Predicted 3D model of a 103-nucleotide RNA (SAM riboswitch aptamer (S box leader)) from Algoriphagus limi. Its Rfam family is "SAM riboswitch aptamer (S box leader)". Rfam links the family to the GO term regulation of gene expression. Taxonomically the source falls in Algoriphagus (Bacteria, Pseudomonadati, Bacteroidota, Cytophagales).

[in-house]
RNA sequence: GAUUUAUAAAGAAGAGGUGAGAGACUAGGCUCGAAGACCCUCUGGCAACCAUUCGAUGAAAUGAAAAGGUGCCAAAUCCUACCCUCUCAGGGAACUAUAAAUU
Numbered sequence: 001g002a003u004u005u006a007u008a009a010a011g012a013a014g015a016g017g018u019g020a021g022a023g024a025c026u027a028g029g030c031u032c033g034a035a036g037a038c039c040c041u042c043u044g045g046c047a048a049c050c051a052u053u054c055g056a057u058g059a060a061a062u063g064a065a066a067a068g069g070u071g072c073c074a075a076a077u078c079c080u081a082c083c084c085u086c087u088c089a090g091g092g093a094a095c096u097a098u099a100a101a102u103u
Stems, first nucleotide, its partner, number of pairs: 001103008013043005021032003026081004044073003049069002052065003082092004
């Protein structure tokens, strides 16, 4: 990198560095940003996919914990784009992201 499966309206910020754009790509909208965003580092935290422990069971699944491996910590994946419908809305798909497994 590819494939499969699952999840994505919940949750979780301080300090230091840097200094202009940022929110994945394209377009439109909207928002964040010199009262310093985005990004990087440290610390802290959230969550519970994997691992581990407890519990449960015929065996599992569901449940609890959170010292390990990831991930995440503005806004619904920020919203829309394609399809359907009962069209100020709802449902589905695709894309994307993350995890686990396989290759």